Bacterial large signal recognition particle RNA, 265 nucleotides, folded computationally.
It was read from a public genome assembly, where an Rfam model found it.
It matches the Rfam family "Bacterial large signal recognition particle RNA". Rfam classes the family as a non-coding RNA gene.
[in-house]
This record gives sequence, C1' cells and structure tokens, in this order.
RNA sequence: CUGUGAUAGGCGGGGAGUCAGCGGUGCCCUGUAUCUGCAAUCCGCUAUAGCAGAGCCGAACGCUUUUCUCGGUGCAGUUUAUGGAAGGCUGCGCGCGAUAAGGGAUGUUGAUCACAAGGUCUUAUGCAACGUGCGUCCGCAAACCGUGUCAGGGUAGGGAUACAGCAGCACUAAACGGAGCCGCGCGUGUGCCAUGAGGGAGCUUUGUCGGAGUCACCUGUCGCGUUCCCGCUUCGGUAAAUUGCAACAAAAAAAGCCCUCACAG
Repeated sequence: CUGUGAUAGGCGGGGAGUCAGCGGUGCCCUGUAUCUGCAAUCCGCUAUAGCAGAGCCGAACGCUUUUCUCGGUGCAGUUUAUGGAAGGCUGCGCGCGAUAAGGGAUGUUGAUCACAAGGUCUUAUGCAACGUGCGUCCGCAAACCGUGUCAGGGUAGGGAUACAGCAGCACUAAACGGAGCCGCGCGUGUGCCAUGAGGGAGCUUUGUCGGAGUCACCUGUCGCGUUCCCGCUUCGGUAAAUUGCAACAAAAAAAGCCCUCACAG
C1' cells in the first nucleotide's frame, strides 16, 4: 500500500397532544434516511429512559456538539376583512309628556281668564213624521140554507085572480180586492218640534267685563319609555399582512471525536 473479516458508529429529525417523566403507535411539518411483532377503554421503559428479533453500510469519511437558519410550526402585538354572542348603560327610528327658540295659524272686525244665558246629555207628558191595524169610500161578490121583482112552469079556483117560487135582473151580507184624503188606535235608534224637571265634567253658541295675546300644526330642546334592523359598546372567533419572541427539519459554517483491531499479500 492492497485485500478479507470483525468492531465502534450509523440506518432520519422536529412540533402539538397524552404522560410523574422519556420514547413509540396515531395526527401535523420537513425530508428520503431497512424490515417484522406489540400499541390510544394504549405498548414499553426509568434519567444511560421504547421493548423483542432480523438485515444493510461499515472506519466509509463518518459520528457528536455548537452557531446560523431560506422551509415550515407555535405564542404575543398591530392593521384589514369577515361572521358569532350579549347589552336599550348609547346613536337612528317609534310612542308619550313638557317647553315655546324658529316657522305657521288666529286675534283691536277684540285673544286667554271671569260671569250669565242656551245647545249637546237624562227623564216625564205631548205633537208631527214613518210603519201598521181598524173604520169610512169604491169595486166585485149568494145555484139552494139573503131581500125585491119574479118570465116559463107548478098548485088552488068555474072564472077573475090568488099562493108558493126556479132561472134571469137589481140590491145587499160574509169573504176578497183597491185606496188620494179623513177619523180612531198601536209602535219607534224618526224630529233644528212644544212644555217642564234634572245634570252641568268636556265641547260649542251668544251676551257682558277686560285690553293682548292664544294655539302646540311643523322644526328645535328636555324628560320618560320601546325596538337589537342598522350604527355603537363589550366579549370571544376565523383568514390575510406585518412586527417581535421561542424552539426547530434539511442545507451551510465552526469545533471536537475517530482515522480502530485481526489476518493475508
């Protein structure tokens, strides 16, 4: 120096979660770095912290540690967007009350107030109207059990004539129909009606006094309430951007360890 065999070492790592703690199965990130069995009502260990087996690489240049850290992760702050919950403790809207600043209406053709007399209200007695009933008036209306007149026919009579009497005609009763007025009666959510009694709070009319305001319609202001639609306040989410912090895969940098053993040529 070469070859063979063996050994140290290596054959991924990280995050959250679980756990007294450390790993693993499961989830996530990175990345490519063997396999099998056990394993989330868990499996196995004990600070040297998976257990049990098999295989590969093997001093290759690898291993360990530290620093940094594009990739990702977690935490915190800020901004933006978006949805959730609560609150009439705030705005907007709505309602009620008050006020009278602005506008408006009205008022010396006389305001508010005050006094007086009425109406509206209740009730009694009436009147009218309306509705209705009866009467009155008119029409129509009786085969026989309405009236008058009664042809024909019938009866009585010697006859004159008399008697009863159907149909017809006329009139009338009950019934039916009509109705402009009139008379009597009944009724009422009718009435610029009449006469009284009562009531007198509100509204309204007139008169008297008096001498300048009155109204609260609109806007404004204040107070009390109501509504979570929207805004607002509070709380807690999601996504993105940015800032900071923390650990960290791969890569990179630095340092350390190692560069072993046996045999053969």